[in-house]
RNA sequence: UGGAAGUAAAUCUAGGAUCCCGCUUUUCUAUUAAUAUUGAAAGGGUCUGGUCCAAGCGAUUUACAUACCAUAGUAAAAUGGUAUGACACCGAAGGGAUAAAAGCCCAGGCGGG
Numbered sequence: 001u002g003g004a005a006g007u008a009a010a011u012c013u014a015g016g017a018u019c020c021c022g023c024u025u026u027u028c029u030a031u032u033a034a035u036a037u038u039g040a041a042a043g044g045g046u047c048u049g050g051u052c053c054a055a056g057c058g059a060u061u062u063a064c065a066u067a068c069c070a071u072a073g074u075a076a077a078a079u080g081g082u083a084u085g086a087c088a089c090c091g092a093a094g095g096g097a098u099a100a101a102a103g104c105c106c107a108g109g110c111g112g113g
Stems, first nucleotide, its partner, number of pairs: 007063006015053002020050002022047001023044006030037001064085008087108001089112003094106003
């Protein structure tokens, strides 16, 4: 100076949307003395929520890999245990999925340091 890799899954969180549920607004309808209530339609995520999506640089757990130790004296295998699985600053734009959006996916990509 150039290049490569940076394990997987599950459950969750920050965050995200609005097909559905709920909430809420308006109108209509039925009813009532009236408020309220029943039903219907349309709008609202600039509604705390349920369901839903969700982190490479968030959490936990499990699996897996490697090394070592123990389990009868040796070797292998197996079982159990311990350790490790590092690092990851800043920034814009675009595309994709789902009903929809996103810290999701493209992407540790691209640009800068």
Molecule: Guanidine-I riboswitch aptamer
Organism: Aquibacillus albus